[in-house]
RNA sequence: CUUGUCAAGGGCAAACCCGUCGAAAGGCGGGGACGCAAAGCCACGGGCCUACAGCAGUUUUGCAAUGGUAGCCGGGCCGCCGUGC
Repeated sequence: CUUGUCAAGGGCAAACCCGUCGAAAGGCGGGGACGCAAAGCCACGGGCCUACAGCAGUUUUGCAAUGGUAGCCGGGCCGCCGUGC
């Protein structure tokens, strides 16, 4: 540099439940495992989710990140074990 068929030591943890923060999306902690070879880290580009405040409308709606998602994709950074060179 390449690769994840196999092995070893292992790692992470979807849904759901409880607690907690939040307007929400969602985050965090505990339980729990659907999966994951970067499911380690970063919102830079695209996508998607939310809409307290704001703007417009006027009950119920629309617009729209500055909020979120790294387990949607791309990109960047870093890395264990084995394979091949």
Molecule: c-di-GMP-I-GGC riboswitch aptamer
Organism: bacterium